[in-house]
């Protein structure tokens, strides 16, 4: 150097004006709003988006309601050990697959527990001779040799017995070859055979049982022996595991000439009666009660399974211990515009210093974390591979 491939990192810097949220000080005994508490106007200082704030797909905290225990249902995960709070995530291995390699992918338990399903092709799909391959076959048929009888002057014809081959056609034997298919009775050689077959053997596979090594997956050997197809992301079997709803959770202030409920009243209407007390009862006014609500309001709310550095512990994820640091908190949502110089990209110009004009991703917190997906201009470090080239 040129491919590549695995990781970290950053997400344009200083500054000046304007505006915006937020927090502390100050200022008026000052004005509005609001029943209060409280709010809003005004000046400093300070301080205000991200790797992904995204999607809202797991997982936890925290809050509320539920809940004795144990079964069933229902979902969900599914090599092995390890980390976490927790996990469908990370970490380190194993088996399996791509790759020359560095590396990359992997829903990867169970098909003698039971159902089920395998189109289409194709002769057969767990079980089969369709085609070929093989040797039988006192018969058929066709070719031919020998040899008889018959007729015929000859040539020759016609017909029997043996025998050789072909071939149909019968009844077997084969699973090597051919042909369908995602799969076809374990794959390749060699013996072996009529042909053929694990029928023997050698390798390779795979199944059992033993030994060894490993916490385990699982690996290696060594013996037997090849009889049992796939699908479980198809019911279903086993392990393991799961209560629900969410910050609009929730939890506090708290009005009304709304509305309850309990008293009083020389207040009022009604029913009970002929009238009067009186009893029930409307409706009014006062007084107390205790509950909820609207509009505002406070808390929740941001110090936290937190960041950085370090030291020991682990192969590592991680953990433990010193140290240091505080880094938005809004409620319809502030986090913006715009100017300068500078850095980077591109282009055009220039012989060159230069110069001029354009660009700059994805995206925008809403209770907080941990993870995975997904989107993303461009810069920059590092290990690793594998090629060339120089010493």
């Nucleotide at each position: 150097g040129a491919a590549g491939u695995c990781a970290a990192u950053c997400a344009g810097a200083u500054g000046g004006u304007c505006g915006c949220g937020g927090a502390a000080g100050c200022a008026g005994g000052a004005a509005c709003c609001g029943a209060a508490a409280g709010g809003u106007u005004g000046c400093u200082u300070c301080u205000g988006a991200g790797g992904a704030a995204a999607g809202u797909c797991c997982g936890g905290g925290c809050u509320c309601c539920a809940u004795a225990g144990g079964g069933c249902a229902a979902g969900g995960u599914g090599c092995u050990g390890g980390g976490u709070a927790a996990c469908g995530c990370c970490c380190a291995g194993u088996g399996g697959g791509a790759g020359a390699g560095a590396u990359c992918c992997u829903a990867a338990g169970g098909a003698c527990a039971g159902u089920g399903c395998a189109a289409c092709a194709g002769a057969g799909a767990u079980a089969u001779a369709c085609c070929g391959c093989c040797g039988a076959u006192a018969g058929c048929g066709g070719a031919g040799g020998u040899u008889g009888g018959u007729c015929g002057c000859u040539a020759g014809a016609c017909u029997g017995a043996c025998u050789u081959u072909c071939g149909a056609g019968u009844a077997g034997g084969u699973a090597a070859g051919g042909g369908u298919g995602g799969a076809a009775a374990g794959g390749c050689g060699a013996g072996g055979u009529a042909a053929g077959a694990g029928c023997u053997c050698a390798c390779c596979g795979g199944c059992a049982g033993c030994c060894u090594g490993g916490u385990g997956a699982c690996a290696g050997g060594c013996u037997g022996g090849c009889c049992c197809u796939g699908c479980a992301a198809a019911c279903c079997c086993c392990a393991c595991u799961u209560g629900g709803a969410g910050c609009a959770a929730g939890a506090c202030u708290g009005a009304a000439u709304a509305g309850g409920g309990a008293g009083a009243c020389u207040a009022u209407g009604a029913a009970c009666g002929g009238c009067c007390c009186g009893u029930u009862u409307u409706u009014g006014u006062c007084u107390c009660c205790g509950g909820g609500u609207a509009a505002g309001g406070u808390c929740g709310c941001u110090u936290g399974a937190g960041g950085c550095c370090g030291u020991u512990g682990g192969u590592a994820a991680c953990a433990a211990c010193g140290g240091u640091c505080c880094u938005a908190g809004a409620u319809a949502g502030a986090u913006g515009a715009u100017c300068a110089u500078c850095g980077c990209c591109u282009u055009c110009u220039g012989a060159a210093a230069g110069g001029a004009a354009g660009g700059a991703a994805c995206a925008g917190a809403a209770c907080c974390c941990g993870g995975c997906u997904u989107a993303u201009a461009g810069a920059u470090u590092g290990g690793c591979u594998u090629c060339g080239c120089c010493u």

Annotation: This is a predicted structure of a 391-nucleotide RNA (Bacterial RNase P class A) from Desulfitobacterium dichloroeliminans LMG P-21439. NCBI's taxonomy places the organism under Bacteria, Bacillota, Desulfitobacteriaceae, Desulfitobacterium, Desulfitobacterium dichloroeliminans.